[in-house]
RNA sequence: UGCAAAAAGGGCAAACCCGUCGUGAGGCGGGGACGCAAAGCUACCGGUCUUGGCGACGAGACAGCGGGGCUGCCAAGG
Repeated sequence: UGCAAAAAGGGCAAACCCGUCGUGAGGCGGGGACGCAAAGCUACCGGUCUUGGCGACGAGACAGCGGGGCUGCCAAGG
């Protein structure tokens, strides 16, 4: 260093409930844990959703839907 993998320390937090902001999708804070080795960050591509519009189309939301990009924890024994 590669494969594979033990133990330990910590981290995040779905549904649901409360508060608050937003027309809304949803965001933020508290409680709560279904899960997560990138469930850290990023709307670049696809996707889903919201909103305005008869429509063409416009403006938005989601990173815990998939991909891409950036950064990143431990590691015994073999």

The prediction has a mean pLDDT of 87.
Predicted 3D model of a 78-nucleotide RNA (c-di-GMP-I-UAU riboswitch aptamer) from Thiobacillus denitrificans.
The sequence was found by an Rfam model in a public genome assembly.
Rfam family: c-di-GMP-I-UAU riboswitch aptamer. The literature on the family includes a 2017 paper in Proc Natl Acad Sci U S A by Weinberg et al., "Bioinformatic analysis of riboswitch structures uncovers variant classes with altered ligand specificity". The family has 6 seed sequences and 17 matches in Rfam 15.1.
The organism belongs to Thiobacillus, within Bacteria.